[in-house]
Transfer RNA from a Candidatus Altimarinota bacterium, 75 nucleotides, folded computationally.
RNA sequence: UCCUCGGUAGCUCAGUGGUAGAGCAAACGGCUGUUAACCGUUGGGUCAUAGGUUCGAAUCCUAUUCGGGGAGCCA
Numbered sequence: 001u002c003c004u005c006g007g008u009a010g011c012u013c014a015g016u017g018g019u020a021g022a023g024c025a026a027a028c029g030g031c032u033g034u035u036a037a038c039c040g041u042u043g044g045g046u047c048a049u050a051g052g053u054u055c056g057a058a059u060c061c062u063a064u065u066c067g068g069g070g071a072g073c074c075a
Stems, first nucleotide, its partner, number of pairs: 001071007010024004018055001026042005048064005
């Protein structure tokens, strides 16, 4: 320098054009003599950043940035 994969809730990850979700964690409640376990409810999001396409973008395109992997250059 080039190629490729990825960045979505506190954590691990779904969602590949049409209302942003699950599990765990958190808070509250139920159950229990109490705790744990179990059950229920609730809150929590600039979808890495900027621009573009579109009636509509997490999703498609471009640039940038951060991380993983690969290749090249360097004699």
The sequence is in RNAcentral, with records from ENA. The coordinates come from a structure-prediction model, not an experiment, and the mean pLDDT is 81.